[in-house]
RNA sequence: GCGCUUUCCCCGGGGGGCCGCGCGCGAGCGGCUGAGAUAGGGCUGAAGCCCUGACCCGCCGAACCUGAUCCGGUUGACACCGGCGGAGGGAGGGAGCGGCUUUCACCC
Numbered sequence: 001g002c003g004c005u006u007u008c009c010c011c012g013g014g015g016g017g018c019c020g021c022g023c024g025c026g027a028g029c030g031g032c033u034g035a036g037a038u039a040g041g042g043c044u045g046a047a048g049c050c051c052u053g054a055c056c057c058g059c060c061g062a063a064c065c066u067g068a069u070c071c072g073g074u075u076g077a078c079a080c081c082g083g084c085g086g087a088g089g090g091a092g093g094g095a096g097c098g099g100c101u102u103u104c105a106c107c108c
Stems, first nucleotide, its partner, number of pairs: 006096005011058004017032005039052005064089003070083004
């Protein structure tokens, strides 16, 4: 730059890792990857939880979960690549637009 992914409304599903520093009763600061790594508020006998937001995803479903503290490569580690694997699970309704098919009516 080009092409494709249809629009709206309502509803629903999901995740938050790695590294460094700091604190020692404290839910902190910085960096990395990523769409997203907690932005706001609240709670807690405390290495978490809840609500809202952002982001991603909703059966044409690889969002995300399980197997899994998985296996091979790679990295300081996460990330990344390959495998497991199109394996097992996984959250949708309505209206509009468009296409195809069928039926009916009218005309020739």
The RNA shown here (TPP riboswitch aptamer (THI element)) has 108 nucleotides and comes from Sphingomonadales bacterium 12-68-11.
NCBI's taxonomy places the organism under Bacteria, Pseudomonadati, Pseudomonadota, Alphaproteobacteria, Sphingomonadales.
Rfam family: TPP riboswitch aptamer (THI element). About the family: Vitamin B(1) in its active form thiamin pyrophosphate (TPP) is an essential coenzyme that is synthesised by coupling of pyrimidine and thiazole moieties in bacteria. The previously detected thiamin-regulatory element, thi box was extended, resulting in a new, highly conserved RNA secondary structure, the THI element, which is widely distributed in eubacteria and also occurs in some archaea. Analysis of operon structures identified a large number of new candidate thiamin-regulated genes, mostly transporters, in various prokaryotic organisms. The THI element is a riboswitch that directly binds to TPP to regulate gene expression through a variety of mechanisms in archaea, bacteria and eukaryotes. through a variety of mechanisms in archaea, bacteria and eukaryotes.
The coordinates come from a structure-prediction model, not an experiment, and the mean pLDDT is 76.